[in-house]
RNA sequence: UUCAUCAGCCGGGUUAUCGCUUUCCGCUUGCGGGAGGAGGAAAGUCCGGACAGCACAGGGCAGCACACCGGUUAACAGCCGGUCCUUGCAGCAAUGCGGGGGAGAAAGUGCCACAGAAAAUAACCGCCCCGCUUCGGUGGGGUAAGGGUGAAAACGUGAGGUAAGAGCUCACGGGUUCUUGCAGCAAUGCAUAAACCGGGUAAACCUUGUGUGCUGUAAUGCCACGUAUACCGGCGCCCGAGGGCGGCUCGUCCGAUGCCGGAGGGUAGGCAGCAAGAUCCCCGCAGUAAUGCGGGGGCCAGAUAAAUGAUAACCACCUGCCUUCGGCAGGAACAGAAUCCGGCUUACAGGCUGAUGUUCUUU
Numbered sequence: 001u002u003c004a005u006c007a008g009c010c011g012g013g014u015u016a017u018c019g020c021u022u023u024c025c026g027c028u029u030g031c032g033g034g035a036g037g038a039g040g041a042a043a044g045u046c047c048g049g050a051c052a053g054c055a056c057a058g059g060g061c062a063g064c065a066c067a068c069c070g071g072u073u074a075a076c077a078g079c080c081g082g083u084c085c086u087u088g089c090a091g092c093a094a095u096g097c098g099g100g101g102g103a104g105a106a107a108g109u110g111c112c113a114c115a116g117a118a119a120a121u122a123a124c125c126g127c128c129c130c131g132c133u134u135c136g137g138u139g140g141g142g143u144a145a146g147g148g149u150g151a152a153a154a155c156g157u158g159a160g161g162u163a164a165g166a167g168c169u170c171a172c173g174g175g176u177u178c179u180u181g182c183a184g185c186a187a188u189g190c191a192u193a194a195a196c197c198g199g200g201u202a203a204a205c206c207u208u209g210u211g212u213g214c215u216g217u218a219a220u221g222c223c224a225c226g227u228a229u230a231c232c233g234g235c236g237c238c239c240g241a242g243g244g245c246g247g248c249u250c251g252u253c254c255g256a257u258g259c260c261g262g263a264g265g266g267u268a269g270g271c272a273g274c275a276a277g278a279u280c281c282c283c284g285c286a287g288u289a290a291u292g293c294g295g296g297g298g299c300c301a302g303a304u305a306a307a308u309g310a311u312a313a314c315c316a317c318c319u320g321c322c323u324u325c326g327g328c329a330g331g332a333a334c335a336g337a338a339u340c341c342g343g344c345u346u347a348c349a350g351g352c353u354g355a356u357g358u359u360c361u362u363u
Stems, first nucleotide, its partner, number of pairs: 003357008012315007020037008039334001043345002046343005051216004058250004063212005068082005083102008103207002108205002110201003124147002126143007155173006174197004180191004220272004231262005242254003279298008317331006
């Protein structure tokens, strides 16, 4: 210095004028002045919590979620570290940097496109044996060694064996379950004894283990204003209508100024929730890390049809042209709070930093 990958970060600045909104102050009460005013994702609403209500949330079933191990946290399907399998790139290799995945398919059931005889009670061709034969074949049986199909074909290689063959037997190798020992908190690894050779699929049903009540700030509490406790029909008042309890059931509680329907009447304003918090910035300590602890400093939107904007100038950035110190023209992403946090995922012009590999150049 070129390119690539990964990780982290930034996401135009200043000034002036005119507006919008929150709040404070002043007074002449609708004006003046001061201060604050979107994001890294405010998005998707996919997980997890805080908070609130439903019965200070109960039993069982169903449903749902999760699933190697350890740690972290308010919590999690997140994050960090480790472990095993698989895979990409670089390298002769050791190895390095990345991607994907993890209970059970040896409890049972189902399914496995096309091709193929057969997708798990394998016989199409071939090979072997027997019978018949017009000698071309044909019937029965054996055989998974060979061929062919396929993403996948019934442990691999060799020898023995056999009518031909076959883990049928043996040697070596591979794999599964698993005994014992050692290392490790554990997953697991190494060595070793024994048995076995069982294709895939659980985001198919299912089995095992763990967890799980539901609804969301339009929650919820309060204030103000107004009305019809009227009218009609039905049911019911302890021999109980109906409801609390979002699936079923048990259990339990409320219940007569009740419940359902009809036709009508009234209101549709305000306050709290709601902005000081698992908060932000800096420093130190513990830890491989996620993260935690301690110290110092800061206060950082709060609308309700919904503010956070527009214009101009200059600077910075990008593109094109003229050309060569410069000038001219144009452009500037994704997007935009609505109860609040922690994650995940997705979108994003342009730029910065670091690590690794690589190209070129110089010493």
Model confidence (mean pLDDT): 78 of 100.
Predicted 3D model of a 363-nucleotide RNA (Bacterial RNase P class A) from Ferruginibacter sp.
The gene name in the source record is rnpB.